[in-house]
Context: one part of a larger RNA
RNA sequence: GAACGAACGCUGGCGGCAGGCCUAACACAUGCAAGUUGAACGGGAUUGACGGAUAGCUUGCUAUUUGUCAUGAGAGUAGCGCACUGGUGAGUAACACGUGGGAACAUACCUUUUAGUGGGGGACAACAGGGGGAAACUUCUGCUAAUACCGCAUAAACCCUGAGGGGGAAAGGAGUAAUUCGCUAAAAGAUUGGCCCGCGGAAGAUUAGGUAGUUGGUGAGGUAAAGGCCCACCAAGCCUACGAUCUAUAGCUGGUCUGAGAGGACGAACAGCCACAUUGGAACUGAGACACGGUCCAGACUCCUACGGGAGGCAGCAGUGAGGAAUAUUGGGCAAUGGAGGAAACCCUGACCCAGCCAUGCCGCGUGAGUGAGAAGGUCUUCGGAUUGUAAAGCUCUUUUAUACAGGAAGAUGAUGACAGUACUGUAAGAAAAAGCACCGGCAAACUUCGUGCCAGCAGCCGCGGUAAUACGAAGGGUGCGAGCGUUGUUC
Numbered sequence: 001g002a003a004c005g006a007a008c009g010c011u012g013g014c015g016g017c018a019g020g021c022c023u024a025a026c027a028c029a030u031g032c033a034a035g036u037u038g039a040a041c042g043g044g045a046u047u048g049a050c051g052g053a054u055a056g057c058u059u060g061c062u063a064u065u066u067g068u069c070a071u072g073a074g075a076g077u078a079g080c081g082c083a084c085u086g087g088u089g090a091g092u093a094a095c096a097c098g099u100g101g102g103a104a105c106a107u108a109c110c111u112u113u114u115a116g117u118g119g120g121g122g123a124c125a126a127c128a129g130g131g132g133g134a135a136a137c138u139u140c141u142g143c144u145a146a147u148a149c150c151g152c153a154u155a156a157a158c159c160c161u162g163a164g165g166g167g168g169a170a171a172g173g174a175g176u177a178a179u180u181c182g183c184u185a186a187a188a189g190a191u192u193g194g195c196c197c198g199c200g201g202a203a204g205a206u207u208a209g210g211u212a213g214u215u216g217g218u219g220a221g222g223u224a225a226a227g228g229c230c231c232a233c234c235a236a237g238c239c240u241a242c243g244a245u246c247u248a249u250a251g252c253u254g255g256u257c258u259g260a261g262a263g264g265a266c267g268a269a270c271a272g273c274c275a276c277a278u279u280g281g282a283a284c285u286g287a288g289a290c291a292c293g294g295u296c297c298a299g300a301c302u303c304c305u306a307c308g309g310g311a312g313g314c315a316g317c318a319g320u321g322a323g324g325a326a327u328a329u330u331g332g333g334c335a336a337u338g339g340a341g342g343a344a345a346c347c348c349u350g351a352c353c354c355a356g357c358c359a360u361g362c363c364g365c366g367u368g369a370g371u372g373a374g375a376a377g378g379u380c381u382u383c384g385g386a387u388u389g390u391a392a393a394g395c396u397c398u399u400u401u402a403u404a405c406a407g408g409a410a411g412a413u414g415a416u417g418a419c420a421g422u423a424c425u426g427u428a429a430g431a432a433a434a435a436g437c438a439c440c441g442g443c444a445a446a447c448u449u450c451g452u453g454c455c456a457g458c459a460g461c462c463g464c465g466g467u468a469a470u471a472c473g474a475a476g477g478g479u480g481c482g483a484g485c486g487u488u489g490u491u492c
Stems, first nucleotide, its partner, number of pairs: 001492004006488005013365006019358002021323001026321003030318003035080003040077002047070011087276003097200006105193002110189008118152001120150002127142006158167003172181003203247002209239003214236006221229001251273004255266004278299005301312004329355001331354003337351001338349002341346001368397004377388004401433001403428005411419001436481005441462003447476005457464002
């Protein structure tokens, strides 16, 4: 000098764009953050309309009941989604990441192609009734539907094979219909992912030996798949001074900062990958998880309890306490973009788009312009004057921004605008509402007076202060930067 996710002190007008718990991966009240489909299914509370019957009667109203039509809430079965999105960086020195290759794999939804979609069956929820429990919940009996479940038939391509043969599928819905959305098997593609390898990027030798599933083989198992991945048997290997093992530290990268570069430091925001979801372990479902807002077990913690037993997990968005020098609203909207479901209408979406707060940063603008005598006051003085200083006043103008009023978008290809009467435009009045901070001994731009008297104090280094201090404090003056200026911290 540059930089910062900064903090602190003094000060503070406006706008645009960005950024905002770096500390306790500490604990969390409350609300919201993942649903959707009635065109898969049984069902149907409620409400409305139109009729009928009965009763009360005020003779056209009220109540009850019943029929038809519509409406379809809350649960339940089933499908798809919940493995995406969003958060955090604890762990990890590792094929985790980066880059370049590889072979022994999987891939829902999507695209293309081929073939098929025949005929049956038995249940279980919901529901009804009964029981247990404080609750969470649970149990028994009975009834029922399906694109839920299970046989049979058929199956070229598919799988297994000893090549003879054997095995293995389906579901219907909507529509008057045409048709359409589905379903099953197979092949190919696309996409995404799993696995293996070469090379690369950190420290310590005041860590020198480490290793028994360890290294390799055979066989069997397991997986979507290669493999000590697991197991039995056999052999005794394997890594290491080109640093094994151990220890401490750390998410990695594109990049960011600095620097002429080489390099050094860093990895906030944005993007890719990885890991984690109170701590540890485990599997289930599924195309995909060993699953943040799923399940089970164990631990710690918090809460409820009728003491028998139960409930919970903000490193989602807000918000609270705590910690800290320090970091925001318990906001609006699905209008846009994107995502899930649905044939669609639509619904959900704290992703996202916006708004709020903060000079936290970068950028832009303003706080007036011209003229005007050397007024007053202040300060200094050699008492002549000098300086503040064209500075002020006065006179003549302008109106950016702000204020008031009026108009008013784009973002939306047909409709739909949270932002928002926002951006922007026009008109009006009036210099009106808008300047500070640090420094002035040398480094280093900028000097005098007074006070103080090794005191009070200053200080980045050298050093100032003990009675004439340009170095302390104040004033006048000056220098630098300017809605900021200084200080502290960190990096180059």